[in-house]
Molecule: Guanidine-I riboswitch aptamer
Organism: uncultured Bradyrhizobium sp.
Formats: sequence, C1' cells, structure tokens
RNA sequence: GGCAGCUAGGGUUCCGGUUUCCUCACGGGAAUGUCUGGUCCGAGAGUUGCCGCAGGGGGUCCAACCUCCGGUGCACGGCGGGAUAAAAGCCCGGGAGA
Repeated sequence: GGCAGCUAGGGUUCCGGUUUCCUCACGGGAAUGUCUGGUCCGAGAGUUGCCGCAGGGGGUCCAACCUCCGGUGCACGGCGGGAUAAAAGCCCGGGAGA
C1' cells in the first nucleotide's frame, strides 16, 4: 500500500411494523424512518485477519526458492459538492485549513 470481515454511524429501494382506505373473504392501495428491527451502505485519522513490502534468523557454499520471527510510524480537520432509493465517519479527502 491492497483486499476481506466486524463495528461506530446511516438512511428507507426491498421485507417487516404502524396508521388509514377498498374487499364477503383472500388480498390489495396510500402514508409513515420522530418505526426497535431484517436486507442494504459503511470509516485515512475505529477494530480484526489475509496479502504485499522492507529487515533479521535458518534450510545452504551462493543465488533462485522455502520457512520462522518481529516491523509496517504519526494523524486535529471544516464549509460545500457527488453517488445510490436515500443518507452517512461513504466519495471529492491524509483535500482546504490548522
């Protein structure tokens, strides 16, 4: 540095809930996220794992290759805009600024 899982968080396309209308019933329509939820989105500055990378030990006399070990720092951050059904610690963005 990349990928995946989980979470903080997020809204409302789908499921469900609730309200209401239609129907003999089955069931259907509309509204509602100031409905706990399921599906879903989801962190540079959250977490876990895998890969990668560099270093050290060994296999070995050397390289390729294999294996083991630890390392992979620091991190305050708008306004505004964008996508998706819609929104967000998503993306613009380790941006502007400090």